[in-house]
Context: one part of a larger RNA
RNA sequence: CUUGUCGUAAGGGAAUUCGGCAAAUUAGCCACAAAUCUUCGGUAUAUGUGGUCCCUGAGCUACUAAUUUAUUUUAUGUAAUCUCAGGGUGCAAUUACAAAGACGGUCCGACUGUUUAACUAAAACAUAGCCAACUGCUAGCCCGUAAGGGUGCGUAUAGUUGGUGAAGUCUGCCCACUGCCAGUAACUAAAACCCCUUUUCAAGGGGGCCAAGGUCUGGUAAAGGGCGGGGAUAACUAUGAUCCUCUUAAGGUAGCGUAAUACCUUGCCGUUUAAAUGACGGCUUGCAUGAAUGGCGUAACGAGAUUGUCACUGUCCCUACGAUGAACCU
Numbered sequence: 001c002u003u004g005u006c007g008u009a010a011g012g013g014a015a016u017u018c019g020g021c022a023a024a025u026u027a028g029c030c031a032c033a034a035a036u037c038u039u040c041g042g043u044a045u046a047u048g049u050g051g052u053c054c055c056u057g058a059g060c061u062a063c064u065a066a067u068u069u070a071u072u073u074u075a076u077g078u079a080a081u082c083u084c085a086g087g088g089u090g091c092a093a094u095u096a097c098a099a100a101g102a103c104g105g106u107c108c109g110a111c112u113g114u115u116u117a118a119c120u121a122a123a124a125c126a127u128a129g130c131c132a133a134c135u136g137c138u139a140g141c142c143c144g145u146a147a148g149g150g151u152g153c154g155u156a157u158a159g160u161u162g163g164u165g166a167a168g169u170c171u172g173c174c175c176a177c178u179g180c181c182a183g184u185a186a187c188u189a190a191a192a193c194c195c196c197u198u199u200u201c202a203a204g205g206g207g208g209c210c211a212a213g214g215u216c217u218g219g220u221a222a223a224g225g226g227c228g229g230g231g232a233u234a235a236c237u238a239u240g241a242u243c244c245u246c247u248u249a250a251g252g253u254a255g256c257g258u259a260a261u262a263c264c265u266u267g268c269c270g271u272u273u274a275a276a277u278g279a280c281g282g283c284u285u286g287c288a289u290g291a292a293u294g295g296c297g298u299a300a301c302g303a304g305a306u307u308g309u310c311a312c313u314g315u316c317c318c319u320a321c322g323a324u325g326a327a328c329c330u
């Protein structure tokens, strides 16, 4: 002199920074008091406040002894907690170690759980619950060429497959397309088979018959999926309950909405700030929301995302000093 790990800092207290990252704060036990929301279980150790060591005295309780006897009373007795009062020491009494910082708003996922061993722990996966499909047991599904095996020595309150994802409240319209299911007079349709045939054989040609499938007819959306455009209109303007028209299988219902979805966009208004492309609450013509590809809201929960408030601090103003290790220099 540089650096790693620690420690301490007056005054300020997030001015630092993408962001309080890191650090600090808090902490155990006892007592008082305890909001909001709620699925009435919780939230809750909510929040907040006080106490905590030593000595002395008193009280309560129990035991023992004596006394009295239906009950009791007394004790320089014994024992442990608790309660109250007084006193004592220190800056400080859970003095070390150990040991929550707290509270709001919003988003996502209900929850506990699982995951990318060694860059991602999550809003992803799973989950209980809900729905659909297949399956009557020599089942269905899976493994195997087969024999055979698993589910299962189970039996529809069972098993398999797919979707959704607690509970609450709901889950609209469309079967034209694709799929699946059922039906099918007729049509189409392979090989085999039958008949005919090039004088015979072979190969070939022609005709007939004809399964599944297809055509065709229905059904089915918690199957894959989909859910319009133009014009006019109310006695200010604007808007358009209403009307006309083209068109579709049907034209997006309830909800929610500038959103983890909104291009324009830092939309507009309000609250929060001295100041906000932030946050929250509204509005909403939604480039391109929307109902188990689930919609909406939600107590509890979360090493989830985001944004505030209090406390706290060397994050910073603005650096300094100390402990210890290392490098470098001598």
Base pairs, nucleotide, nucleotide: 002326003325004324005323006322007321008320009319011317012316015315020312028052029051030050031049032048037042039166053088054087055086056085057084058083059082061079062078063077064075065074066073089093101310102309103308104307105306106305107304108302109301113125114124129164130163131162132161133160134159135158140151141150142149143148168296169295170294172227173226174225177224178223179220180219181218182217183216186215187214188213193208194207195206196205197204198203228246229245230244231243232242255289256286267283268282269281270280271279272278